Predicted 3D model of a 479-nucleotide part of an RNA (small-subunit ribosomal RNA, 3' major domain) from bacterium FE2018.
[in-house]
Context: one part of a larger RNA
RNA sequence: UGACGGGGACCCGCACAAGCGGUGGAGCAUGUGGUUUAAUUCGAAGCAACGCGAAGAACCUUACCAGGUCUUGACAUCCCGCUGAAAGAGAGGGUAAUGCCUCUCCCUCCUUCGGGACAGCGGUGACAGGUGGUGCAUGGUUGUCGUCAGCUCGUGUCGUGAGAUGUUGGGUCAAGUCCCGCAACGAGCGCAACCCCUGCUCUUAGUAGCCAGCAUUUAGGAUGGGCACUCUAAGAGGACUGUUAGGGAUAACCUAAAGGAAGAUGGGGAUGACGUCAAAUCAUCAUGCCCCUUAUGAUCUGGGCUACACACGUGCUACAAUGGCGUGGAACAAAGGGAAGCGAAGUCGUGAGGCCAAGCAAAUCUCAAAAAACACGUCUCAGUUCGGACUGUAGUCUGCAACCCGACUACACGAAGCUGGAAUCGCUAGUAAUCGCGGAUCAGAAUGCCGCGGUGAAUACGUUCCCGGGUCUUGUACA
Repeated sequence: UGACGGGGACCCGCACAAGCGGUGGAGCAUGUGGUUUAAUUCGAAGCAACGCGAAGAACCUUACCAGGUCUUGACAUCCCGCUGAAAGAGAGGGUAAUGCCUCUCCCUCCUUCGGGACAGCGGUGACAGGUGGUGCAUGGUUGUCGUCAGCUCGUGUCGUGAGAUGUUGGGUCAAGUCCCGCAACGAGCGCAACCCCUGCUCUUAGUAGCCAGCAUUUAGGAUGGGCACUCUAAGAGGACUGUUAGGGAUAACCUAAAGGAAGAUGGGGAUGACGUCAAAUCAUCAUGCCCCUUAUGAUCUGGGCUACACACGUGCUACAAUGGCGUGGAACAAAGGGAAGCGAAGUCGUGAGGCCAAGCAAAUCUCAAAAAACACGUCUCAGUUCGGACUGUAGUCUGCAACCCGACUACACGAAGCUGGAAUCGCUAGUAAUCGCGGAUCAGAAUGCCGCGGUGAAUACGUUCCCGGGUCUUGUACA
């Protein structure tokens, strides 16, 4: 100087407390361990691995296993020889399939006529190839402490020196934020601000958006017309402790009030200092070294990654009456997607869907029905008109192909479950809870992920205690 302490002082955080809803019990989905297996590919491991890499394993993917096949190779450059086509298309044989064998069609361009370009085949070796090893050889990227308020430097001064000072102290703040003081004076990386979204107003603009007033009307902003309003999208304004009062040291600042759409960082996002964990990743990629080279490379078929005495994590659906079911009123959104696409209307089907087909590269058309809510009816506390697992039958769709192993529909079947032990998690406001909607990936395949809006709470006395963090100080046989 640090680190540590079941030392001290001060301060902060959904850290506790006060509340609301969960997990832990059930069924299922998903990930992991274990076990099994020919293989169940590999990685991730307290917080910070476990709906994680994977924004989507039937084949492919795919790295794993069994079997078959190839050896200059599936991919790249160079050299030699041959051909003029090659590629491609079709047919046949054979195979589990690729490869393989045979046949047919197709028959390049330039030229000084030597050849060259391009392509294929054959050969030779240099080489290719490796999701093989090492993340404890590395780059790059990422997690975490933590959006915590810290981490340092120059000159000066002090100390023999390691170092100290500044950065400590008195106040204050979300903040090493600011003020005052001070052997310090300044500065840098962080904080804040500058950026984006949202909340208010104005200006400009008016189609594909809108419709106050006027007219037409098939009653649909449909048409004329208009751009006032909504909205859209570019710009500008607006909030700064600016004003007032009290407190404070006449400071910084704190408390309250006015005005205001908004008040003290208005709300949310992006933004992550010096560093820590030999943290994660050689399987995104790149890369040193080591290893394989008729195989640890390449390719094909089938299987596996989907197994199942069990254990754990994360979720979904429930156990019901604040509910289930039925009917009704075109009840009321936002944000997105659409051409190998979204697909209206019509029609067929109980339905998943089918047929036909308008419009739309979309503020025009379409996905698209928002759902919870509201009103009426019924059920009357039951393992039930709760709950829907599992199973049977019949189907739909995607796709060469749904047996292993897809999603969905109809009918039937109707399991566990009556609120969950010890323990444990999230959340402070348009939040929790609850209700639907969309997107990426994607042929098909979400209860996951990423977004969007609707309805919309309770509680916070307080900082003694648990956890984590910051500053000062003290002890130490630690470095």

Model confidence (mean pLDDT): 81 of 100.